[in-house]
RNA sequence: CCAUCGAAAGGGUAAACCACGGGUAACCGUGGGACACAAAGCUACCAUCCAGUUAUUGCUGGAUAGCGGGGCUGUCGAA
Numbered sequence: 001c002c003a004u005c006g007a008a009a010g011g012g013u014a015a016a017c018c019a020c021g022g023g024u025a026a027c028c029g030u031g032g033g034a035c036a037c038a039a040a041g042c043u044a045c046c047a048u049c050c051a052g053u054u055a056u057u058g059c060u061g062g063a064u065a066g067c068g069g070g071g072c073u074g075u076c077g078a079a
Stems, first nucleotide, its partner, number of pairs: 005077002012037002017032006035066001041072003045069002047064007
């Protein structure tokens, strides 16, 4: 110095669930909460999901980055 590695330290994020609110829905916001996470940072390209359309292996709009793949970036350094 590197990573198909992960001890320590300092930080970060926040699943389920609950309350309130938004949305036809997928799902989302705020507060509480903490299952986990070194990319649980960013990105809808693939993928998946929802709604509409109707003749459709389609088209249009929407959602998911904490299922997974791809792309971009990135903290620390014991064994």
Record summary:
This is a predicted structure of a 79-nucleotide RNA (c-di-GMP-I riboswitch aptamer) from Geobacter sp. AOG1.